[in-house]
RNA sequence: UACGACAAAGGCAAACCCUGAGCGAUCAGGGGGCGCAAAGUAAAGGGUCUUUAAACUUACAAGGACGUGUUGUAAGAUAGCCUUACUGCCGAAG
Numbered sequence: 001u002a003c004g005a006c007a008a009a010g011g012c013a014a015a016c017c018c019u020g021a022g023c024g025a026u027c028a029g030g031g032g033g034c035g036c037a038a039a040g041u042a043a044a045g046g047g048u049c050u051u052u053a054a055a056c057u058u059a060c061a062a063g064g065a066c067g068u069g070u071u072g073u074a075a076g077a078u079a080g081c082c083u084u085a086c087u088g089c090c091g092a093a094g
Base pairs, nucleotide, nucleotide: 003091004090011036012035016031017030018029019028020027021026034080040086041085042084044083045082046081047078048077049076050075051074054071055070056069058067
């Protein structure tokens, strides 16, 4: 540098439940433990998701509003979706 043991010592903590914050995605704390060798940090690229301007669509005899669906303007969420960047514990085999 690379790799990752039925290794050692430790670490993190999904769903779900409780409390709180947020319109929401989601987040914080406690319980919990599905998993994780970067499940440590960072929203730069892609994905997904949320709120929302606008346009189109659908429905109604028609017009308009609300609603449905699609696109996506703007603002966000997710690092436990992937890539990327930075940092890091341990040390068998190859």